Predicted 3D model of a 71-nucleotide RNA (transfer RNA) from a Polyangiaceae bacterium.
The source organism's lineage runs through Bacteria, Pseudomonadati, Polyangia, Polyangiales and Polyangiaceae.
Model confidence (mean pLDDT): 82 of 100.
It matches the Rfam family "tRNA".
[in-house]
RNA sequence: GGGAUCGUCGUCCAACGGGAAGACAUCCGGUUUGCACCCGGACAAUGCGAGUUCGAUUCUCGCCGAUUCCA
Numbered sequence: 001g002g003g004a005u006c007g008u009c010g011u012c013c014a015a016c017g018g019g020a021a022g023a024c025a026u027c028c029g030g031u032u033u034g035c036a037c038c039c040g041g042a043c044a045a046u047g048c049g050a051g052u053u054c055g056a057u058u059c060u061c062g063c064c065g066a067u068u069c070c071a
Base pairs, nucleotide, nucleotide: 001070002069003068004067005066006065007064010024011023012022018054026042027041028040029039030038047063048062049061050060051059
């Protein structure tokens, strides 16, 4: 320098172009003499910009970043 893959709550990980799911963590409550375990609930996310579309996490382009391959 070029190619490929990827970027989603604090972390990990889903999502036929149409309601952003789950687990752990955090907080609140229940339970307990108390702690832990357990149960219920809450909080919290689509890297940035543009395009296509009635509608974009999804498709296209650019930028940024990560990993990897080639040189």